[in-house]
Context: one part of a larger RNA
RNA sequence: UGACGGGGGCUCACACAAGCGGUGGAGCAUGUGGUUUAAUUCGAUGCUACGCGAAGAACCUUACCUAGGUUUGACAUGUAGUGGACAGCUAUAGAAAUAUAGCCUUCUUCGGACCGCUACACAGGUGCUGCAUGGCUGUCGUCAGCUCGUGCUGUGAAGUGUCGGGUUAAGUCCCUUAACGAGCGCAACCCCUGUCGCUAGUUGCUAACACGUAAUGGUGAGGACUCUAGCGAGACUGCCGGUGUUAAACCGGACGAAGGUGGGGAUGACGUCAAGUCCGCAUGGCCUUUAUGCCCAGGGCUGCACACGUGCUACAAUGGCAGGUACAGAACGAUGCAAUACCGCGAGGUGGAGCAAAUCGCAAAAACCUGCCCCAGUUCGGAUUGGAGGCUGCAACUCGCCUCCAUGAAGUUGGAAUCGCUAGUAAUCGCGGAUCAGCAUGCCGCGGUGAAUACGUUCCUGAGCCUUGUACA
Numbered sequence: 001u002g003a004c005g006g007g008g009g010c011u012c013a014c015a016c017a018a019g020c021g022g023u024g025g026a027g028c029a030u031g032u033g034g035u036u037u038a039a040u041u042c043g044a045u046g047c048u049a050c051g052c053g054a055a056g057a058a059c060c061u062u063a064c065c066u067a068g069g070u071u072u073g074a075c076a077u078g079u080a081g082u083g084g085a086c087a088g089c090u091a092u093a094g095a096a097a098u099a100u101a102g103c104c105u106u107c108u109u110c111g112g113a114c115c116g117c118u119a120c121a122c123a124g125g126u127g128c129u130g131c132a133u134g135g136c137u138g139u140c141g142u143c144a145g146c147u148c149g150u151g152c153u154g155u156g157a158a159g160u161g162u163c164g165g166g167u168u169a170a171g172u173c174c175c176u177u178a179a180c181g182a183g184c185g186c187a188a189c190c191c192c193u194g195u196c197g198c199u200a201g202u203u204g205c206u207a208a209c210a211c212g213u214a215a216u217g218g219u220g221a222g223g224a225c226u227c228u229a230g231c232g233a234g235a236c237u238g239c240c241g242g243u244g245u246u247a248a249a250c251c252g253g254a255c256g257a258a259g260g261u262g263g264g265g266a267u268g269a270c271g272u273c274a275a276g277u278c279c280g281c282a283u284g285g286c287c288u289u290u291a292u293g294c295c296c297a298g299g300g301c302u303g304c305a306c307a308c309g310u311g312c313u314a315c316a317a318u319g320g321c322a323g324g325u326a327c328a329g330a331a332c333g334a335u336g337c338a339a340u341a342c343c344g345c346g347a348g349g350u351g352g353a354g355c356a357a358a359u360c361g362c363a364a365a366a367a368c369c370u371g372c373c374c375c376a377g378u379u380c381g382g383a384u385u386g387g388a389g390g391c392u393g394c395a396a397c398u399c400g401c402c403u404c405c406a407u408g409a410a411g412u413u414g415g416a417a418u419c420g421c422u423a424g425u426a427a428u429c430g431c432g433g434a435u436c437a438g439c440a441u442g443c444c445g446c447g448g449u450g451a452a453u454a455c456g457u458u459c460c461u462g463a464g465c466c467u468u469g470u471a472c473a
Stems, first nucleotide, its partner, number of pairs: 001473002003470003007467007015457002019421005026313008034304002042053002064299003068295003073122001077121008088103006106113002124288002127286003133282002135277003138273001140271001145184006151160003164175003190265004195233007205222002209220003236259001239253005315414001319373006332361002336355002341350003380411001385406007427449007
């Protein structure tokens, strides 16, 4: 100087408390451990691994296993020699890769181009080392810290500044002051959202005036309104009162759409964990080179006594079922989104208007109204299994999703323990997107409905500052 303390003081955080809803019990989905296996590819492992890499394993992917093949190679550059085709089509063998045979058969500016064969340099490696590395990322933590120049103090390590008194979300600001300044962080600048104005008015809108329809901004027209999307205004403790040291600031009030950081996002200091990644990529070294490379078929990554994590669906009446009937936002759409119509109980099929889309399409649910059920393992719950179908795709046996009929398991609110959340939040309801032929309870977004509680900081956890002890570094 740090680190540590079941030392002290001050302060903060969904840290506790106050509340609401969960997990832990059930079934299933998914990841992991274990086990099994020819293989169940590899990595991630307290917080910070475990719906993680993977924004999508039937083949491919694929790295694993078994079997079959191949060796200048699936891919790049170059040299030498040699050939004229290569490709394509057909046939045979084969699981395919491929092999064999046949058909077809070059261009040229004569240098060569293209392709094959032979030989060599070399290619190749998801092989090892993340403890050789770059880059990127997680975590402490959006915590308020981390430092420097000069000066001063100390023999020196170092200290001071950065301490103290107030204050703040903040090393934020003020005052004091052997310190005076400065940098990286904080804040602000950026984006979205909340109010108003200006500009613009199509594909959006429709108040007034007309036209028209079974009906609809459908049409003329209009720019008022909504909206769209560009530019501005607006919030600054600016104003008033009080407290305070005449300060910083705090409390209350007015104005206002918004008030003290308005709400949300992006933004992550010096560093820590030899944290993670050599299987994104790059890269040193090592290893491999008729194989640890490459091609291909099938299998595996989906195996299942079990254990754990994360989720979904429930156990019901604030509900289930049937009928009726409203209202979003943000996206996406040409190998695409697909309306009206018709067929089918349905998944879906036929067909195809319109739409490169503020024009057309995908396209809401909970809510609300009416009726039934009457507390039961049920008109709850839907696992499992049998049967019949649909869709995608060369191909759904291992191993896809969906529909219908039948079947109708566990489950009656969950032990010890444990998680999230402070407001348009939790809870609950659906919708969209990426990946994607197909496949979503995951992920990333979007809106609808919409709470309860916070006395407080003694305690638990973590963190910051000051101080104290130490046989630790």

Predicted 3D model of a 473-nucleotide part of an RNA (small-subunit ribosomal RNA, 3' major domain) from a Phycisphaerales bacterium. Its Rfam family is "Bacterial small subunit ribosomal RNA". Model confidence (mean pLDDT): 84 of 100. The organism belongs to Phycisphaerales, within Bacteria. It was read from a public genome assembly.